[in-house]
């Protein structure tokens, strides 16, 4: 002095003014005076859960979901520890990471073969055959032998070295690797340079059926409660010209029409759910954290055509993505910039 990692905070200040709304007071009902008045993401509406209606005896199929191990929490697919594997020189960072010796299924192209597999090239012909022969033996590659080398593939039935062999091959051996079996540390996940057995399989693929463990009842503040007309309907009582229309040749009969009261439903509107919370601050205790328990103290937006803005002056590093609608814990996209804390790696001077 440079590259970076990882956690956090802040999101233009201050002043002038001219409005919008919550609430509380005052009020000559016009209105005035206080005072509070977006965000870290208020966003996607992807996951949890509160709260409200509905429905439910337990159990069971069907469907979804989550998926290493433990703890956190009101839950979660979320967070924090720690495991295993992957990238990074390191700080760190990422992972649908439960089974594929339980069944069925898949694998294009290339490639000789893709499942209990192969011989294109290729090595080798020890033995048999043919050929040549001076009978030591060579040669050919017809019968066959091998799977090291090439070569195709995402993927070809452990690696490395010796021995071995006609070549060759776990064929043998020695280390590494693997599998079973124990042991030993660890609440586990899992881990041993700890012991025995085995020449070595049991290929991949489960965001493919499926297995297995656990989890899940719908809808959603326009939920849901509450007053509640004008008009037009329903429903019960009375009233009236013994009325009026139809049916009918006429009566009785029927059904429909008037007016009053009183119920109910219910549309428009209005109230309400509505912000005191799984809440902030600042402190102590427990814990490796993630939480959690205690004390202090604080009230911090609540609208419904839906406010939270304009304008002017100054000052700087010239201001980025973005607007609350029942709350609330998360994940995830967006985002000018600035600071704080802690680590990590170059390199240079002392």
């Nucleotide at each position: 002095g440079g590259a970076g990692c990882c956690g956090g905070u802040c999101a233009g200040g201050c002043a002038g003014u001219c409005g919008c709304u919550g609430c509380a007071c005052c009020u000559u009902c016009g209105g005035g005076u206080g005072u509070g008045g977006a965000g870290g993401a208020a966003a996607g509406u992807c996951c949890g859960g509160g709260c409200u209606c509905c429905a439910c005896a337990g159990g069971g199929c069907a469907g979804g979901g989550u998926g290493c191990c433990a703890g956190g929490u009101a839950a979660c697919g979320c967070c924090u520890g720690g495991g295993c594997g992957g990238c990074g020189c390191g700080a760190g960072c990422c992972g649908a990471c439960g089974g594929a010796a339980a069944g069925u299924g898949c694998a294009a192209c290339a490639g000789a073969g893709a499942g209990c597999a192969g011989a294109c090239c290729g090595c080798c012909g020890a033995u048999g055959g043919c050929c040549c022969g001076u009978c030591a033996g060579g040669g050919u590659a017809c019968a066959g032998g091998c799977a090291a080398g090439g070569g195709u593939g995402a993927a070809a039935g452990g690696g490395u070295g010796c021995g071995g062999u006609a070549a060759g091959a776990g064929c043998g051996c020695a280390c590494c690797g693997c599998g079973c079996g124990g042991g030993u540390g660890g609440c586990a996940a899992c881990a041993c340079g700890c012991c025995g057995c085995g020449g070595c399989a049991c290929g991949g693929u489960a965001a493919a059926c499926c297995c297995c463990a656990c989890c899940c009842g719908g809808a959603g503040c326009a939920a849901g409660g509450c007053c509640g007309a004008a008009u037009a309907g329903g429903g019960a009582c009375g009233c009236u010209a013994u009325g009026g229309u139809g049916u009918g040749g006429c009566c009785c009969g029927c059904a429909c029409c008037g007016c009053g009261u009183c119920c109910g439903g219910g549309u428009a509107g209005g109230c309400u759910g509505c912000u005191u919370g799984a809440g902030g601050u600042c402190g102590g205790c427990a814990g490796a954290g993630a939480u959690g328990c205690c004390g202090a103290u604080c009230c911090c937006a609540g609208a419904u055509g839906a406010a939270u803005g304009g304008c002017u002056g100054u000052c700087c590093a010239c201001g980025a993505c973005a607007g609350a609608a029942c709350c609330c814990g998360g994940c995830u996209u967006a985002u000018c910039g600035a600071c704080c804390g802690g680590c990590u790696c170059c390199u240079g001077a002392u």
Record summary: This is a predicted structure of a 350-nucleotide RNA (Bacterial RNase P class A) from a Gammaproteobacteria bacterium. NCBI's taxonomy places the organism under Bacteria, Pseudomonadati, Pseudomonadota, Gammaproteobacteria. A source record names the gene rnpB. Of the family's consensus pairs, 95% are formed in the model.